A computed fold for a 502-nucleotide part of an RNA from an uncultured Candidatus Peregrinibacteria bacterium, annotated as small-subunit ribosomal RNA, 5' domain.
It matches the Rfam family "Bacterial small subunit ribosomal RNA".
The prediction has a mean pLDDT of 82.
Context: one part of a larger RNA
């Protein structure tokens, strides 16, 4: 010299991209981040109309057993719209956080074989015929809540057998074995089973990537082997049996330290040193274990148990998990808004309308980094006052001001005003960005530094004091090194220190 998620001190006109809790994976009020389908059911409540059927009222007809019209109410039934909880089907395993563990097939590459897959895309065949239940919901109870127990009722693309049946499965064969669901505007959405592909997991393996020998011997499911059980699958993964293996000075085991890369800084490279942001892959969800469910599972906003620790509470029991976005405490040297929109892009849903999305798009705050612009320009010597210096002559601050002529990049007012929306509708940013007029030099400079190293010098004040200082040193009465001033010098909306890397 460069470089940092940087602080800290003076200053501080604006944009434009980026970018912001490195500490306490410490603890969290409060809101909101996963919902959706009525074209899978079936109820509850509301409005409307419609049609039955009873009753009451006028009015007419007919003459008494009434009927007709027109009105108001009452029940029930049908359509249609809103709206509510429930069965049900998908999502909820993705998106988004954080780096705690973890020296490990965890990442990076390579190679491989014994493996699963909703969803989505080709291709082939099928979609018969039944049956019993149960939520909501009534009606009882228990409970302070959370909720929970009986009894009764009822529906499915919920659940169940049977049927049929293939290129499907087990079997040498014979022969067993096993599916499915309807919906709806009527022309689409779907089921079910096989084969294939994408894509995603999962599983094996060569190499490769810290320190420490003041860690030298580890290891008894530990090596291998036969059988069997598990698993989607290989395998000591588990087990029961039989052999004594298996690692290591090319560092086993042991402590310590760590998320890993694709980069990312430095550097002429070699290398060194890092792993914020952005992307890939792993790990984790107060602690610590377990398993359901399901194509999938560490299941952050899903279950159970223990533990700590907060909250209600009728003391009998119960809730609860921001390392998601906002946001408070605390810790710190030190990191932001309880914002707006689903209009864009992607995602769940749903046949579509639509919904739902604190992903994500934008705004707000921070000079935290880069970047780009301004703080005027030109003339202007009585070289003005005024600082400082001075041998008192004069030098300098100096075209510098002041005046004069011009400009409006910025700023103020006014007025117009988007692209972002390939495609009908739909713009949060935003009256934003950008045009145009109008007005006036107006609204806008500071930080370090000046013995050497290192560009920059004098005066005064102090006197080994006060006090600088990165290294050499400086300061004890003429200090270019302290303090202050003129002066210059270096960067500049920034400039100095401090840390920390090459």
């Nucleotide at each position: 010299g460069g470089a940092u998620u940087a602080a800290c001190g003076c200053u501080g006109g604006c944009g434009g991209u980026a970018u912001g809790u490195a500490u306490a994976a410490u603890a969290c009020a409060u809101g909101c981040a996963a919902g959706u389908c009525g074209a899978g059911c079936g109820c509850c409540c509301u409005g409307c109309a419609c049609c039955c059927a009873g009753u009451c009222u006028a009015c007419a007809a007919a003459a008494u057993g009434u009927u007709g019209u027109a009105g108001g109410u009452u029940g029930a039934g049908u359509g249609c719209a809103g709206g509510g909880a429930g069965c049900g089907g998908c999502g909820a395993a993705c998106g988004g956080g954080u780096g705690c563990g973890u020296a490990a097939c965890a990442c990076g590459u390579u190679g491989g074989a014994a493996u699963a897959u909703u969803c989505c895309c080709c291709g082939a065949a099928c979609u018969c015929a039944g049956g019993g239940a149960u939520a909501a919901c009534u009606c009882g109870c228990a409970g302070a809540a959370a909720u929970g127990c009986g009894a009764g009722c009822u529906a499915a693309u919920a659940c169940c057998g049977g049927a049929u049946g293939g290129u499907c499965c087990c079997g040498c064969a014979a022969g067993g074995g096993u599916a499915a669901a309807g919906a709806u505007u009527u022309u689409u959405c779907g089921g079910u089973u096989c084969g294939g592909g994408a894509g995603u997991a999962g599983c094996c393996u060569g190499c490769g990537g810290c320190c420490u020998a003041u860690c030298a011997g580890c290891u008894a499911g530990u090596u291998g082997g036969u059988g069997a059980g598990g698993u989607a699958a290989u395998g000591g993964c588990u087990c029961a049996c039989c052999a004594a293996g298996g690692c290591a000075a090319u560092g086993a085991c042991g402590g310590g330290u760590a998320g890993c890369u694709g980069g990312u800084c430095u550097g002429a490279g070699a290398g060194g040193a890092c792993g914020a942001c952005c992307a890939g892959c792993c790990a984790c969800a107060a602690u610590g274990g377990g398993a359901c469910u399901g194509a999938g599972a560490u299941a952050u906003g899903g279950c159970c148990c223990a533990u700590a620790c907060u909250c209600c509470u009728a003391c009998g029991g119960g809730a609860g998990g921001c390392a998601g976005c906002a946001g408070u405490a605390a810790a710190g040297a030190a990191u932001c808004u309880u914002u707006c929109g689903c209009a864009a892009u992607g995602g769940g849903g749903g046949a579509a309308a639509c919904c739902c999305u604190g992903a994500c798009g934008a705004a707000g705050c921070g000079a935290u980094a880069c970047c780009g612009c301004g703080u005027g320009a030109a003339u202007g010597a009585u070289g003005a006052a005024a600082g400082u210096c001075g041998u008192a002559a004069g030098a300098u601050u100096g075209u510098a001001a002041a005046a004069u002529u011009c400009u409006u990049u910025u700023c103020u007012g006014a007025g117009g005003g988007a692209a972002u929306a390939a495609u009908u509708c739909u713009g949060a940013a935003g009256g934003u960005a950008c045009c145009u007029c109008a007005g006036g030099a107006a609204u806008a400079a500071g930080c370090a530094c000046c013995g050497g190293c290192u560009a920059a010098c004098u005066c005064c004040g102090u006197g080994c004091c006060a006090g600088c200082a990165g290294c050499c040193g400086c300061g004890g009465u003429a200090a270019u090194a302290c303090g202050g001033a003129g002066g210059g010098u270096g960067c500049a909306a920034g400039c100095g220190u401090u840390a920390u890397c090459c």